The part of an RNA shown here (small-subunit ribosomal RNA, central domain) has 349 nucleotides and comes from an uncultured prokaryote. RNAcentral holds the full RNA, with entries from ENA. The coordinates come from a structure-prediction model, not an experiment, and the mean pLDDT is 86.

Context: one part of a larger RNA
RNA sequence: CUGGGCGUAAAGCGUUCGUAGGCGGUCUAUUAAGCAAGAUGUGAAAGCCCAGGGCUCAACCUUGGAACUGCAUUUUGAACUGGUAGACUAGAGUACGGUAGAGGGGGGUAGAAUUCCAUGUGUAGCGGUGAAAUGCGUAGAGAUGUGGAGGAAUACCAGUGGCGAAGGCGGCCCCCUGGAUCGAUACUGACGCUGAGGUGCGAAAGCGUGGGGAGCAAACAGGAUUAGAUACCCUGGAAGUCCACGCUGUAAACGAUGUCAACUAGCCGUUGGAGGGGUAAUCCCUUUAGUGUCGAAGCUAACGCGUUAAGUUCUCCGCCUGGGGAGUACGGCCGCAAGAUUAAAACUC
Repeated sequence: CUGGGCGUAAAGCGUUCGUAGGCGGUCUAUUAAGCAAGAUGUGAAAGCCCAGGGCUCAACCUUGGAACUGCAUUUUGAACUGGUAGACUAGAGUACGGUAGAGGGGGGUAGAAUUCCAUGUGUAGCGGUGAAAUGCGUAGAGAUGUGGAGGAAUACCAGUGGCGAAGGCGGCCCCCUGGAUCGAUACUGACGCUGAGGUGCGAAAGCGUGGGGAGCAAACAGGAUUAGAUACCCUGGAAGUCCACGCUGUAAACGAUGUCAACUAGCCGUUGGAGGGGUAAUCCCUUUAGUGUCGAAGCUAACGCGUUAAGUUCUCCGCCUGGGGAGUACGGCCGCAAGAUUAAAACUC
């Protein structure tokens, strides 16, 4: 390389869009590039293979054949792939009318709670733990009442509920805005799928500049525990957490399961829509798009998966090839840095 694989053994890029490329629905006509058949030429000799012959045999030598699966030219065929022309509507999309939603961006606003400040009442404790101590408090704490400030997060509703490509998204109101789904018609007429490079987005932490800072809290300090305790527990606490703009580009970025399409038993739940039936009401049936549990066949090393497949097929991409060395070194590229990405070898078992 071929072959074989990628839920958990090595292996699905974190995710979208998309260039080249690859692949691509139905019908008709045509073409003949691929494809198929025939012919001709060529495919050196030797070798290999087959059948003979010669050295006493064999190795070896030698004669003939076959083969050389290829290439070129030419003739024919037209099912399939491709090309061209025309048509179609089942894929895809548009229009119309509904629906649900923590989808995104901006602005405003509400109540509870914590903390702090001021003040009233009030007096000796509070706090914390396994037990304590550090800490706070007679300069009046904690408790309780009133007023104020400020920041962050939105109890209940809340749900294997919803939305989003993923990351993710949760008080309420307004503005701007993306997608999905359902229904019935009309329209476009294959406009599609995937996607090397590329491109946007991308939790937390971190970085830059400027704000903000209630609570929490790496670092740090103290008190405990302990043989020690650079921890677990406690009292504090500067970054950070929050906002704006810019950077970083990584996660057990997980369903550890790439995307698109088709086909293959069902039962039970749940969310959104549509249709039908029925009731006073609860409700029942059908269908469709999600989201769960269990399971037929089948698959799997097993666990398990099972119409949301890990079943049966198809398209395209990515990735794997013993463990360590190592996701490291060097080089390239990116970054302010931290570092990210691409990515070996010696050696060793």